Predicted 3D model of a 72-nucleotide RNA (transfer RNA) from Caerostris extrusa. The RNAcentral record of the sequence draws on ENA. Rfam family: tRNA. It is annotated as a transfer RNA. The prediction has a mean pLDDT of 83.

């Protein structure tokens, strides 16, 4: 300098146009002498930002920001 990739829950990630999910972590309950493990239930997200397309956008398009990789 040019090109590519990633950005979604506290963490790691799924979700390729129609109400946003899983595992771990966390909270409560069951179990236990206490705890762990196990089982059940719950809480937790302006889907990086702004704009556009569409009846409808996490998803498609444009710009920007951050990080990673390749290249001169």
């Nucleotide at each position: 300098u040019g090109g590519g990739g990633u950005a979604u829950a506290g963490c790691u990630c799924a979700g390729u146009g129609g109400u946003a999910g899983a595992g771990c972590a966390u909270u409560c309950g069951a179990c236990u002498g206490c705890a762990g493990a196990u089982c059940g239930a719950g809480a937790g997200g302006u889907c990086c930002u702004c704009g556009g397309u569409u009846c409808a956008a996490a998803c498609c398009c444009g710009a920007g920001u951050a990080c990673c990789c390749c290249u001169g």